RNA sequence: GCGGAGGGCUGGAUGGCCGCGGCGCCCCGUUGCGGGCGUCGAGGAAAGUCCGGACUCCACAAGACAACGGUGCCGGGUAACGCCCGGCCGGGGCAACCCGAGGGAAAGCGCCACAGAAAACAGACCGCCCCGGACCGCCUUUGUGUGAUCCGGGGUAAGGGUGAAACGGCGAGGUAAGAGCUCACCGCGGGACGGGUAACCGGACCGGCACGGCAAGCCCCACCGGGAGCAAUGCCAAAUAGGGACCGCGCGCGGGUCUGAUCGGGUGACCGAUCGCCCGCAGGCACGUCUUGGCCCGGCGGUCCGGGUUGGCAGCUGGAGGCGCAUGGGCAACCAUGCGUCGAGAUGAAUGGUCAUCCAAGGGGGGCAACCCCCGGGACAAAAUCCGGCUUACAGGCCCUCCGCGCAU
RNA sequence: GGGCGAUUAGCUCAGCGGUAGAGCACUUCGUUGACAUCGAAGGGGUCACAAGUUCGAUCCUUGUAUCGCCCACCA
Numbered sequence: 001g002c003g004g005a006g007g008g009c010u011g012g013a014u015g016g017c018c019g020c021g022g023c024g025c026c027c028c029g030u031u032g033c034g035g036g037c038g039u040c041g042a043g044g045a046a047a048g049u050c051c052g053g054a055c056u057c058c059a060c061a062a063g064a065c066a067a068c069g070g071u072g073c074c075g076g077g078u079a080a081c082g083c084c085c086g087g088c089c090g091g092g093g094c095a096a097c098c099c100g101a102g103g104g105a106a107a108g109c110g111c112c113a114c115a116g117a118a119a120a121c122a123g124a125c126c127g128c129c130c131c132g133g134a135c136c137g138c139c140u141u142u143g144u145g146u147g148a149u150c151c152g153g154g155g156u157a158a159g160g161g162u163g164a165a166a167c168g169g170c171g172a173g174g175u176a177a178g179a180g181c182u183c184a185c186c187g188c189g190g191g192a193c194g195g196g197u198a199a200c201c202g203g204a205c206c207g208g209c210a211c212g213g214c215a216a217g218c219c220c221c222a223c224c225g226g227g228a229g230c231a232a233u234g235c236c237a238a239a240u241a242g243g244g245a246c247c248g249c250g251c252g253c254g255g256g257u258c259u260g261a262u263c264g265g266g267u268g269a270c271c272g273a274u275c276g277c278c279c280g281c282a283g284g285c286a287c288g289u290c291u292u293g294g295c296c297c298g299g300c301g302g303u304c305c306g307g308g309u310u311g312g313c314a315g316c317u318g319g320a321g322g323c324g325c326a327u328g329g330g331c332a333a334c335c336a337u338g339c340g341u342c343g344a345g346a347u348g349a350a351u352g353g354u355c356a357u358c359c360a361a362g363g364g365g366g367g368c369a370a371c372c373c374c375c376g377g378g379a380c381a382a383a384a385u386c387c388g389g390c391u392u393a394c395a396g397g398c399c400c401u402c403c404g405c406g407c408a409u
Numbered sequence: 410g411g412g413c414g415a416u417u418a419g420c421u422c423a424g425c426g427g428u429a430g431a432g433c434a435c436u437u438c439g440u441u442g443a444c445a446u447c448g449a450a451g452g453g454g455u456c457a458c459a460a461g462u463u464c465g466a467u468c469c470u471u472g473u474a475u476c477g478c479c480c481a482c483c484a
Base pairs, nucleotide, nucleotide: 001405002404003403004402005401006400007399008398009397010396012358013357014356015355016354017353018352020041021040022039023038024037025036026035027034028032043380047391048390050389051388052387053386054385055229056228057227058226068225069224070223071222072221073087074086075085076084077083088102089100090099091098092097103220104219108218109217110214111213112212125160126159127156128155129154130153131152132151133150134149136147137146138145139143168186169185171183172182173181187209188207189206190205193202194201195200233314234313235312236311243305244304245303246302247301248300249299252281253280254279255278256277257276260275261274262273263272264271265270283296284295285294307483308482309481321342322341323340324339325338326337327336328335329334359378362375363374364373365372366371410480411479412478413477414476415475416474419433420432421431422430427464435451436450437449438448439447457473458472459471460470461469
């Protein structure tokens, strides 16, 4: 110098003028939708809502099991996590370094299209080899010879071709041809022992080739999980048809009234049934609990329909808090201690506009150059209960560490 | 703000991991004097996009985009 890898920071700056939201204080001849002053006022992702929590309500003795959902190498960190750190194994890269949903396929089920003989039980299309027969040839040898073709019986899995994948690989021996049939090396399975907290690594020796792939198919194993979400939830005020249907809970009980209604019976006085009303008991509701008292005798609870409102308060922002520095522990994530510092809480919803100068990027012109002038313009996006992560979006700029190659010394 | 769902031909929808289909619509031909109907034939697909698992993805997993649905309070 060129090319690359990892990590961190930043996300326009300063000033003037006008304006917006919260809080505090002050002013009043005007008490207002008033004025003044002070102070605070978006992000690294506030986003997606993908995980984990705090908090609130609902359900529920605890616990276990089943179902459903999720997580999945090992160790550590953390309030917790599917996050982070360190390691192991596998893959990629010359390297720095990067990637991995990374338990189990000898528990079982399922699938493996097309091609191919055969796709998971093993089996055999072509081929190779042996035996028997038929038929046709050959011969210095007429045979228990030899060659081709066909038929039948058997052996084999070397070679061929198909496929994503073909039942260990390569070599040697061996054989009629072959074959882990035998042997060496590699692979595979088991494994005394050694190292490591563990995942895992090394491995004397043994086995015999038995065991294809898919679990982001069902499944098995281990572990975790009750549901809903601040439009949760509680309260105040206003308004309304304080309504209807269905379900559940004691499916109410006793007495009175027929001088309350209807129906039935009786010639009739009257009797009976149902509904209504009254009283008592039981039951329900709110007042923290109990008693007394009160309200409801159809009340309470749930689901749906219908009706009304579109106001306010709490929850609400100070919490596992952020940032900086120091000390200590740890490889690190992180933890502990001390000091300092910071502080949006709005509800159709504020955090903006404009001007000037500068900053970086872009375009044009002038100049040999340094540089000067003009134009233009600022990434992604923006709180909505809060917090820890992940993921996604992001113009440009700055810094640190490392690797490879080339050149110079 | 919070919670769910969908995306396949021009439209409405099917689709068991193995070459993507149906109805309507469209084009051409036939039938008719002509049109409609009817008959025959045909064209048309980034299965929203990207990455992954798998031999192989519309389908399984993850992310992104777009569209749609639900919810407040009172008695």
About this RNA:
Predicted 3D model of RNase P RNA and transfer RNA as a complex of 484 nucleotides. The coordinates come from a structure-prediction model, not an experiment, and the mean pLDDT is 77. Rfam match: Bacterial RNase P class A. Rfam classes the family as a ribozyme.